[in-house]
RNA sequence: ACCUGAAAAAGGCAAACCACGUGAAAACGUGGGACGCAAAGCCACUGGCCUAAAUCCAAUCAGCAUUGGACACGGCAGCAGGGCUGCCGGG
Numbered sequence: 001a002c003c004u005g006a007a008a009a010a011g012g013c014a015a016a017c018c019a020c021g022u023g024a025a026a027a028c029g030u031g032g033g034a035c036g037c038a039a040a041g042c043c044a045c046u047g048g049c050c051u052a053a054a055u056c057c058a059a060u061c062a063g064c065a066u067u068g069g070a071c072a073c074g075g076c077a078g079c080a081g082g083g084c085u086g087c088c089g090g091g
Base pairs, nucleotide, nucleotide: 002091003090004089005088012037013036017032018031019030020029021028022027035078041084042083043082045081046080047079048076049075050074055070056069057068058067059066
């Protein structure tokens, strides 16, 4: 440097759910809690998925409002690929 995760040691992270907070929502933060994880460390670059505040279109209306549709500039790194970095063991 590359390949690898059988056994092991030191440790690490933390799904669902609950409380509080942020947010229009998806979701996120903190605390509790552990389903799992060898990159479940970091990055939305590609595909995918979630949401639709604003905007646009339509219906309705005197107008405001309301309803429906489209849409990411909002999210998911614990959906996959890709990029960057890294502990321990084995080859």

A computed fold for a 91-nucleotide RNA from a Deltaproteobacteria bacterium, annotated as c-di-GMP-I riboswitch aptamer.
The sequence was found by an Rfam model in a public genome assembly.
Its mean pLDDT, the model's own confidence on a scale to 100, is 91.